[in-house]
Molecule: FMN riboswitch aptamer (RFN element)
Organism: Lactobacillus kefiranofaciens
RNA sequence: UAUUGUCUUCAGGGCAGGGUGAAAAUCCCGACCGGCGGUUAGAGUCCGCGACCCACGUAAGUGGUGGAAUCGUUAGAUACCGAUAGUUAAAGUCUAGAUGGAAGAAGACAGAC
Numbered sequence: 001u002a003u004u005g006u007c008u009u010c011a012g013g014g015c016a017g018g019g020u021g022a023a024a025a026u027c028c029c030g031a032c033c034g035g036c037g038g039u040u041a042g043a044g045u046c047c048g049c050g051a052c053c054c055a056c057g058u059a060a061g062u063g064g065u066g067g068a069a070u071c072g073u074u075a076g077a078u079a080c081c082g083a084u085a086g087u088u089a090a091a092g093u094c095u096a097g098a099u100g101g102a103a104g105a106a107g108a109c110a111g112a113c
Base pairs, nucleotide, nucleotide: 004110005109006108007107008106009105010104017029018028019027031093032092033082034081035049036048037047038046044080045079053064054063055062056061069078070077071076084096085095086094
């Protein structure tokens, strides 16, 4: 110095204001939000992954499905997308599974060369 192993910690944000109504943070106007790595001028909408969901399995796990972007060209503009269950009324934003899991990030230690 590269790499390997073990361990620790961390690892998701968001309906202001208003309308209707018996009732809505769920409908309507409007507002707001954007996991990780890569590419890149830039990334929720390109590439890959996680999460969610489905199937199989006692489990560990394995396999699979799966949303959305154009113009412009370096300044921006205008669009679009968002699991499941619950709810006096239909949810990307409330509540719940979840004090969970995890892509991954940072650090510590060890051995070998």